[in-house]
Context: one part of a larger RNA
């Protein structure tokens, strides 16, 4: 000096990114218990008090009396609580060997497909699944329990419908052209059929334009100026673009650069935390918006208790390291 126990004056979290790690709480019977609540919970809430032997009585639970120690669930085994806020509803799943969450999945919600040889999947195909099931079915995609909701935009994208017009591929058609050569010739060249090449007009599907609808499809939801009789502000006007200009509810926020915004609270001091405010660089409504009682090896901040985390470090005991051997 390491390691594994253990004890510790007086403080008590001053330690640290952070109570990390210890330490305290602990069984059991009793008494007693808030806000809040989806009335089931919250709750072992919290926060008190008993706990041994021994004699008598009792079925026993007890009760009554008595003894003893610093101490009696005597040793071991046996929640540490409270307030507040975020996040996820909740039990549950996950990176076997750095991640257990706020991530996944969840029960409910909504969209769309699909009427049965079903749509979908897998298969070259037979076939099989879906299912010996039938739309209170199955498939698929998004949300994520519960309460209050879920606002506008269909111009682009994409899906569904629609079928006059436009375009259009294969094919179908063949006008017409060329190229042989029977035959005719003025002897230069004309040039029928057939064969060969090539080949216009006409008809022709879905698509695509076209036309409607559809966001709990993919998404998107403004700018400049001026105005009220102190000032400020701007309910109010004018102005220009849009498809439309962001409603509700939140809101320096797991989202706020400036920003340790301002104000309160809580600390003797608080960049963090809770309450508001709103000037949202850059929240925002099923890529859900906001609340929420239980719940949670989740994340924040406060507090009691408890302590060698500390101030500040000491000594026990054991095992090393170190020297001999």
């Nucleotide at each position: 000096c390491u390691c594994u126990a253990g004890u510790g004056a007086a403080g008590g979290a001053a330690c640290u990114c952070g109570g990390c790690a210890a330490a305290a709480u602990g069984g059991c019977c009793c008494c007693g218990u808030a806000a809040c609540u989806u009335c089931g919970g919250g709750a072992g809430a919290a926060g008190g008090g008993g706990u041994g032997c021994c004699c008598a009585c009792g079925a026993g639970a007890g009760u009554g009396g008595g003894c003893c120690g610093c101490a009696g669930u005597g040793a071991c085994u046996a929640g540490g609580c409270u307030c507040a806020a975020g996040c996820g509803a909740c039990u549950g799943u996950u990176u076997a060997c750095u991640a257990a969450a706020a991530a996944c999945a969840c029960a409910g919600g909504u969209g769309c497909a699909u009427g049965c040889u079903a749509a979908g999947u897998c298969g070259u195909a037979a076939g099989a699944c879906g299912a010996c099931g039938u739309a209170u079915a199955u498939g698929u995609a998004c949300u994520g329990a519960c309460g209050c909701c879920u606002g506008c935009c269909c111009g682009g994208u994409g899906c569904u419908g629609g079928a006059a017009c436009g375009u259009u591929a294969c094919g179908a058609g063949g006008a017409g052209a060329g190229g042989u050569u029977a035959a005719c010739u003025u002897c230069g060249g004309u040039g029928a059929a057939g064969c060969c090449u090539u080949g216009a007009a006409u008809c022709u599907a879905a698509g695509c334009g076209c036309c409607a609808g559809u966001a709990a499809a993919c998404g998107g939801c403004g700018g400049c100026c001026g105005u009220a009789a102190c000032u400020a502000u701007a309910a109010c006007g004018g102005u220009c673009c849009u498809a439309a200009g962001g409603u509700a509810g939140c809101g320096a926020a797991a989202u706020u650069c400036c920003u340790u915004g301002u104000c309160g609270g809580g600390u003797a001091a608080g960049u963090u935390c809770c309450g508001a405010c709103c000037u949202g660089c850059a929240c925002g409504a099923a890529u859900g918006g906001c609340g929420u009682a239980a719940c949670g090896a989740c994340u924040u901040g406060a507090g009691c208790a408890c302590u060698g985390u500390c101030u500040c470090c000491a000594c026990u005991a054991g095992a090393g390291a170190c020297u001999c051997g």